[in-house]
């Protein structure tokens, strides 16, 4: 220098052609290493919709989409 730890900038750490991890201060949290911003994952709450079971109740498993939160504490 390159790649990786969600994205951008900075820090911390790992790897060597791969994209992972027992690493990334400790404890804590579903919340991903840290800070600022984002809101990808994640948590929560509506709408629409597909499938299955069933008794026009209701339950279970998915898809699309709107709102809200955005780990916390110490250092």
């Nucleotide at each position: 220098g390159c790649u990786c730890g969600u994205c951008u900038g900075g820090g911390c750490g790992a790897g060597g052609g791969u994209a992972a991890a027992u690493a990334g201060u400790a404890a804590u949290u579903a919340g991903g290493c840290c800070c600022a911003g984002a809101g990808c994952g994640u948590c929560u709450u509506g709408g629409c919709u597909g499938g299955c079971a069933g008794a026009u109740a209701u339950g279970c498993c998915g898809g699309c989409u709107g709102g809200g939160g955005g780990u916390u504490u110490a250092g």
Molecule: Pistol ribozyme
Organism: unclassified sequences